[in-house]
Context: one part of a larger RNA
Molecule: large-subunit ribosomal RNA, domain IV
Organism: Tetraselmis marina
RNA sequence: CCAUGUUGAAGGAACUCGGCAAAAUUCCUCUGUAACUUAGGAAGAAAGAGGGCCAAUCUUGAUAAUAUUGGUGGCACAGAAUAGGGGGCGGCGACUGUUUAUUAAAAACACAGGGCUCUGCAAAAUGAAUACAUUAUGUAUAGGGCCUGACACCUGCCCGGUGCUGGAAAGAUAAAGCUAGAAGUUCGUUAAUGUACUUCUACUCAAUAACCAGUAAACGGCGGCUGUAACUCUAACAGUACUGCCUAAGGUAGCGAAAUUCAUCGACAUUUAAUUGGUGUCCCGCACGAAUGGUGUAACGAUCGCCCUACUGUCUCCAACAUGGACUCA
Repeated sequence: CCAUGUUGAAGGAACUCGGCAAAAUUCCUCUGUAACUUAGGAAGAAAGAGGGCCAAUCUUGAUAAUAUUGGUGGCACAGAAUAGGGGGCGGCGACUGUUUAUUAAAAACACAGGGCUCUGCAAAAUGAAUACAUUAUGUAUAGGGCCUGACACCUGCCCGGUGCUGGAAAGAUAAAGCUAGAAGUUCGUUAAUGUACUUCUACUCAAUAACCAGUAAACGGCGGCUGUAACUCUAACAGUACUGCCUAAGGUAGCGAAAUUCAUCGACAUUUAAUUGGUGUCCCGCACGAAUGGUGUAACGAUCGCCCUACUGUCUCCAACAUGGACUCA
């Protein structure tokens, strides 16, 4: 000097990205226990009191155990070891669960619940060249796919684009086909007609596409400018654009400097002596917004942010001791 421990005056988070690490709490009995709440919880909330040994009494089959009373020893009685720190506010995810074997356990995945869609059974879907197999020895209260994610209150407008579903009047169209016409070849024939075939033109004709509808818990989308109210500001209101724009509609409820806010350390309040933090409110939302779910929410979380209390060598500021190394000598 290092590692692992033990102890520490006064202070007590001043340390630090951050109380990381350590300390404190820890058992049993009794008392007592808030907001909120899905009435189950929250809750071991919090906050307190007691705990050894001996005797008697109570009770009993019995010091086995409980309770009460009295006595009594120690610095220390859950006498060693093992054994919750607590409280408040907010974000996210309802929850228990799952995950990157070997840097990530989470707000990610899953989940019960919700919705859309396909499927009538020789099912849809999937595997396979086929036979066949899974689904399923199931049958729409079933099975597959996709999205959302308990619960509560809700889920607005747009079908123009892309997709999906349906429709079928006219038109376009492939292979193919017949009929009609034209040209040519073969056979046969004196010739014409005919036979078989080739090419061209016209004609007939499906799905798809196109066309016409429907559909957003399908993929998705949800504007600008100008003026106006008895001071000022603001604008409930009115107007505007050759109806302008790719054009169908111009963002409803709720939330909002947010896991989303660039400017930004926004403004105000609160918390501190002091806060780019936290919380509440506001709303110029650069660039929230409704199952790509919106907003709340008790309980839950080795989750993330902040505050208070207890506690401490984290620190002011280090010191001593123990054990084992390093190091020096033998």